[in-house]
RNA sequence: GGUAGAGGCGCGAACAGACAAGAUUAUUUUCGGGGAGAAGCGGUUUGAUGAUCCGAGAAGAAAGGGUUGUUCGCCGAAGUGCGUCAGUUAUACCGUAACCUGGCGUGCUGGGUCGGCAUUGAAUAAGUGCCGGACUGUCAUGCAGUAAAAAACUGUGUGGAGUGCUAUC
Numbered sequence: 001g002g003u004a005g006a007g008g009c010g011c012g013a014a015c016a017g018a019c020a021a022g023a024u025u026a027u028u029u030u031c032g033g034g035g036a037g038a039a040g041c042g043g044u045u046u047g048a049u050g051a052u053c054c055g056a057g058a059a060g061a062a063a064g065g066g067u068u069g070u071u072c073g074c075c076g077a078a079g080u081g082c083g084u085c086a087g088u089u090a091u092a093c094c095g096u097a098a099c100c101u102g103g104c105g106u107g108c109u110g111g112g113u114c115g116g117c118a119u120u121g122a123a124u125a126a127g128u129g130c131c132g133g134a135c136u137g138u139c140a141u142g143c144a145g146u147a148a149a150a151a152a153c154u155g156u157g158u159g160g161a162g163u164g165c166u167a168u169c
Stems, first nucleotide, its partner, number of pairs: 001169005008075001010074007018067002027059007037046002040096005078109010110136002113133008138160009
């Protein structure tokens, strides 16, 4: 340097016109109140023929995310910070921001889990970041045991990180 593997509630993707929630929602409309602006931002547009908003009634969705099942790809699987490029998106339209989706470069994280804070989100779901706890796999090492000695193995303590570890060429 090549090849093949291991960690376990292990990681990720796709499909299902599945399921729950979203939702007493958004939105449309009627009546009453009210009286000048209305949306993340800017412009167009729109508004006394009554806007935003409040109350009562009628009608009434969807998306992202989640659960389950099946299939597929895998073990830096994957996730994420920063920078950059491209795309998507609201209110009737245009542009743009956040969120979101992907490419490239670079840094960080062994893994899942529990808790706290923050953030995205309708959410107490789930995701992500930081901090902390115990657990777990791996390597190094101290002690003890088994072993005739040694190797190897087991238990226990400490420490490190995946550009690692094991096997093999």

Predicted 3D model of a 169-nucleotide RNA (Lysine riboswitch aptamer) from a marine sediment metagenome. The sequence is in RNAcentral, with records from MGnify. The model forms 94% of the base pairs in the Rfam consensus. Rfam family: Lysine riboswitch aptamer. From the family's description: Riboswitches are metabolite binding domains within certain messenger RNAs that serve as precision sensors for their corresponding targets.